Description: This is a predicted structure of a 1375-nucleotide RNA (small-subunit ribosomal RNA) from Stenotrophomonas maltophilia. The RNAcentral record of the sequence draws on ENA and SILVA. Model confidence (mean pLDDT): 81 of 100.
[in-house]
RNA sequence: CAGAUAUAGAUCAAGGCUCAGAGUGAACGCUGGCGGUAGGCAUACCACAUGCAAGUCGAACGGCAGCACAGACGAGCUUGCUCUCUGGGUGGCGAGUGGCGGACGGGUGAGGAAUACAUCGGAAUAUAUUUUUUAGUGGGGGAUAACCUAGGGAAAGCUACGCUAAUACCGCAUACGACCUACGGGUGAAAGCAGGGGACCUUCGGGCCUUGCGCGAUUGAAUGAGCCGAUGUCGGAUUAGCUAGUUGGCGGGGUAAAGGCCCACCAAGGCGACGAUCAGUAGCUGGUCUGAGAGGAUGAUCAGCCACACUGGAACUGAGACACGGUCCAGACUCCUACGGGAGGCAGCAGUGGGGAAUAUUGGACAAUGGGCGCAAGCCUGAUCCAGCCAUACCGCGUGGGUGAAGAAGGCCUUCGGGUUGUAAAGCCCUUUUGUCGGGAAAGAAAUCCAGGGGGCUAAUACCCGGUUGGGAUGACGGUACCCAAAGAAUAAGCACCGGCUAACUUCGUGCCAGCAGCCGCGGUAAUACGAAGGGUGCAAGCGUUAAUCGGAAUUACUGGGCGUAAAGCGUGCGUAGGUGGUUGUUUAAGUCCGAUGUGAAAUCCCUGGGCUCAACCUGGGAACUGCAGUGGAUACUGGCCGACUAGAGUGUGGUAGAGGGUAGUGGAAUUCCUGGUGUAGCAGUGAAAUGCGUAGAGAUCAGGAGGAACAUCCAUGGCGAAGGCAGCUACCUGGACCAACACUGACACCUUGCAUGCACGAAAGCGUGGGGAGCAAACAGGAUUAGAUACCCUGGUAGUCCACGCCCUAAACGAUGUCAACUGGAUGUUGGGUGCUAUUUUCCACACAAUAUCAAAUCUAACGCGUUAUUUUCCCCCCCUGGGGAAUACGGUCGCAAUACUGAAACUCAAGAGAAUUGAGGGAGGCCCACACAAGCGGUAGAAUAUGUGGUUUAAUUCGAUGCAACGCGAAAAACCUUACCUGGUCUUGAUGUGUCGAAAACUUUCCAGAGAUGGAUUGGUGCCUUCGAGAACUCGAACACAGGUGCUGCAUGGCUGUCGUCAGCUCGUGUCGUGAGAUGUUGGGUUAAGUCCCGCAACGAGCGCAACCCUUGUCCUUAGUUGCUACCACAUAAUGGUGGGAACUCACUGGAGAUGACCGGUGACAAGACGGUGGAAAGUAGGGAUGACCUUCAGUCAUCUUAUGGCUUACGCUUCGGGCUACACACAAUACUACAGUGGUAAGGACAGACGGCUGCGACGGGCAACUAAUCCCCAAUCCCAGAUCCCCUAUCUGAUUCCAGACUGCAGUCUGCAUGUCUGACUCCUUGAAUUCCGAAUCAUCUAGUGAUCACCAAUCAGCGUUGCAUCCGUU
Repeated sequence: CAGAUAUAGAUCAAGGCUCAGAGUGAACGCUGGCGGUAGGCAUACCACAUGCAAGUCGAACGGCAGCACAGACGAGCUUGCUCUCUGGGUGGCGAGUGGCGGACGGGUGAGGAAUACAUCGGAAUAUAUUUUUUAGUGGGGGAUAACCUAGGGAAAGCUACGCUAAUACCGCAUACGACCUACGGGUGAAAGCAGGGGACCUUCGGGCCUUGCGCGAUUGAAUGAGCCGAUGUCGGAUUAGCUAGUUGGCGGGGUAAAGGCCCACCAAGGCGACGAUCAGUAGCUGGUCUGAGAGGAUGAUCAGCCACACUGGAACUGAGACACGGUCCAGACUCCUACGGGAGGCAGCAGUGGGGAAUAUUGGACAAUGGGCGCAAGCCUGAUCCAGCCAUACCGCGUGGGUGAAGAAGGCCUUCGGGUUGUAAAGCCCUUUUGUCGGGAAAGAAAUCCAGGGGGCUAAUACCCGGUUGGGAUGACGGUACCCAAAGAAUAAGCACCGGCUAACUUCGUGCCAGCAGCCGCGGUAAUACGAAGGGUGCAAGCGUUAAUCGGAAUUACUGGGCGUAAAGCGUGCGUAGGUGGUUGUUUAAGUCCGAUGUGAAAUCCCUGGGCUCAACCUGGGAACUGCAGUGGAUACUGGCCGACUAGAGUGUGGUAGAGGGUAGUGGAAUUCCUGGUGUAGCAGUGAAAUGCGUAGAGAUCAGGAGGAACAUCCAUGGCGAAGGCAGCUACCUGGACCAACACUGACACCUUGCAUGCACGAAAGCGUGGGGAGCAAACAGGAUUAGAUACCCUGGUAGUCCACGCCCUAAACGAUGUCAACUGGAUGUUGGGUGCUAUUUUCCACACAAUAUCAAAUCUAACGCGUUAUUUUCCCCCCCUGGGGAAUACGGUCGCAAUACUGAAACUCAAGAGAAUUGAGGGAGGCCCACACAAGCGGUAGAAUAUGUGGUUUAAUUCGAUGCAACGCGAAAAACCUUACCUGGUCUUGAUGUGUCGAAAACUUUCCAGAGAUGGAUUGGUGCCUUCGAGAACUCGAACACAGGUGCUGCAUGGCUGUCGUCAGCUCGUGUCGUGAGAUGUUGGGUUAAGUCCCGCAACGAGCGCAACCCUUGUCCUUAGUUGCUACCACAUAAUGGUGGGAACUCACUGGAGAUGACCGGUGACAAGACGGUGGAAAGUAGGGAUGACCUUCAGUCAUCUUAUGGCUUACGCUUCGGGCUACACACAAUACUACAGUGGUAAGGACAGACGGCUGCGACGGGCAACUAAUCCCCAAUCCCAGAUCCCCUAUCUGAUUCCAGACUGCAGUCUGCAUGUCUGACUCCUUGAAUUCCGAAUCAUCUAGUGAUCACCAAUCAGCGUUGCAUCCGUU
């Protein structure tokens, strides 16, 4: 020391991507009150206008251009001033000589991978100024600039003649020390200037003395430099060899100094897998950022070092440079020019252009700190100190505080009740930081200087020096910090976000559009994800975004990862370097440990004090800087040297097993071929065939021969080998292993990689040369199969397979498991040898060893699994891995005859891609089972005509919906008007209708006119009910407003209802148990059933919804009550009839019951559940049928039955009205039906038998009419009357194979009925007439149908549902 999202239906684990954190010399967007402290060209080492950034010294010098002053001459006059001239005399001073400084300070990071930097050491060096030591500073000389004169030049600048000075230059003298030396000696120096002065001297300048400064030599130190060494410091091997002054030596040269630094000669070395050389990149460090740390990244500001100064090169001067604001040369560029020639270098401070996402003022001052020069005053200083600009960063402050509920108004939302904004505002009471105005007002300043007194120096009370006391001057910032007062809430809040990660939610707009997005993802009409608003959250003078860094990431793992299946064990061995190493003793002290020492710059970080009101910031002290170096100790462990040992390893002796390897020989079976005999028509092959072989004699069979390859049985999760691999038998050569007992050696051991291929082996295929070639067989050919079939199948067939020699070097070369060693419970086999017991032997049993298998405890594992042959535990060593794809790749290199092999990237792209296990689903997977699912059979559909529905097309409109099964004779149990929703016109606007308010008036009704009608205008009759006499109720009319209204949208916002899988047997829960978990168990298994029905067993035990049963109906019987139904029996009557009186037996209808439960028997089954056969019964294994539909699925259908949410319409998308349309018509549907094609039939005549429903706005008998129909005296409110004469059927007659006496579409004439009305649209029906296609129906299809079922026929309420009549055919079996 924190995690989270996203792979999947869900789970665990491996793994990559992404996010939350911190920080930045940042930039961009929006916004912006103040102050403090920091910071500010990261890009073009691009080019630069202008100004400034290095001068100073007159106390070194000659001087005097300019300024000022004293003096002197002259002139003017205002008589103390002005002017002219003179004069280096003084203060000073341009230019010049000379000295010191321009090597510091300031900038930048181009180059540079070591000549750099960091740390620690070293010896062969010089060092201006400073300090220190010692002795000096004597005496001469000749020039030269300035200047004057002259010359030429545009300028820069130059030349010549002449004069002059010095602390400029050169000799001489001297030499304590210094340097050189052959130890005798030799060599080499200097400069003066200023202040003061008693005595003495003087040419009156001074000498002389003294003090200070200076000068030359010298000693030591300090300072800052130069040189050498060690260690450390980026990545690349697809850069492996590099090197000729190269490596060393001797002798020289050169340097301040060592050195191949340079040169002559000699030798042949030197560096390198501990990465040389090469190419790439980079200023290094203290530090900074991050991180728990270890690390990683970085090198702005500040500090140390290095390098550079337009580019390249070179030296000069100097103590110091190979010199940012010096010189010379070359180059590029810019500028000036009289074209002859010249000038320049901002990576100093400002500033400009350019580049760029991007980085400031052509400011003030030397007041402070520091630097240069000077004796000093002082001068110079873009170093520095300050100010200006910038929210660039850090820190601090403020934008008000208290009170205030009518919870104001407004906004937003709303379930319309309210909620929220919100004590927020307003109001009232306060305060005044900040800002404004006014006033006061610092610290930063003390030295130098002056004065006093004392000390030193000295002959000196001069001078000079340092210390002390006192005094005065000096501030850029700046009237700034700070303080006081006044008025007054006054001057001051934004930005991002609100789907999850991630704190924070609603409405509207939009409608896969516009857009968002860090990852997952959001948006296709109800978006918490886009845009806006309200509200909220977070931070706040800032907030977000982008970029890049560390973290999270244990995702390179030293701390701290892995490799059976997730990425990852080289195919295998031998073995060099390297790594590791048994027991024991002495020694050493390299590693290791301890102590103190030196160093580790300061700053930073940390701790603790102090100063700015606090903080940031500044500052004192401490600690720390984990490092390096030498040093003193310790000696267990590791290492080194020297010994000893035997447990590791090896050798020897005696046995044993074995397809271990190599060579030579040899054997039989089989295939094929050849020869001959016998013999005749086929053989071969396949799912079926064909190609093929065969009458030129195959195949079959017999005999003989040739040749090649491979070795059946034995044979075994048996053996051997390092792996690849190894199999007839015999001989020879040869490697390794195991067992037993002893002897010997004495750590001799273990592991094993890479490289220019370390060496060797290495299946198959392939390559080269030469053999061989029976069978098999890539390629190839043909035949099949197939939609195709470059395949699978068949017939052939060449390389190859075999041998010898040489290559190749790869495999799922696998135990997907590297090698060695040690430890850690068991059980059971097999192989090898051995020991013990028994025994003559064999056998049996036991024991330990080696090998090889199976199961399994603990452990381990993500799980699967592994489990003494470990994937357990532990030690050593090696290879290898780091998301998927790109990529078994490209390029380069090596090997190879080639094919290839080995090595091995990147761009780009994705948020995954892989592992194990779970639950479903799928399978031309297996098992069990079911269904008219198939088959068998019957009948349809698809072909014809017609009807209906739908599609399409058309139209003003052809209203809308339903669309595989599960839409299409469906919603619609009836579109001429109406219906009606559609279309064209005409009207109405509180509306056709409802509620509320107000006013009027009964309601209602007659007639006429206009109009297509709606409607408009006139007109007649009529005054009701109730009452507390105020009024009230109903109806009607009128007015205004709330509202009505809508078959308008969304069935993907809903309720309700319905279809479907499917009446299929399933679907779940609680507790327990198992599993890290998803989940499992139960519900699986053995039987059984129509059934998760029941029984048995079982880590399960129970429970729920389903199944079954309960309900209705049909079938049998009993019972109750017998009318409108019935009529056996007894009567009556009629042309006839239960017509009538009895009757209650039968049929029947109503009510209530009974009956069926595997009950009984047999064998069977586990003695169970059950199943099979029989008995009885009207009915037997759910008796038949219906209703009844689990958890779910289909976002199934319906907003046009109804309900309901949302948004849209309101003189219209509402309402009303006439007319039109929904009926259109090239066509389509394997749509649904109907009628047929005929003789199992049509027609005509006769005859017989139902059930169920319906009926007064009705069914309608009986009459009339050829019929449709008509008329309505009559029956029936129904077991009474009616619909109503059921049909198919039976019988008789006819038709006789014909598009017909089949079929009836279509047509014409005449009518009937319904209705306000029949043109669109003749609705239905009747008579006569007309007489189309169609001769049983292609491919296909119906999920048609299993018993009173299909088919057929009629009835009934058109179709449908329901109902009955007739009763053809099949149900063995197969999947």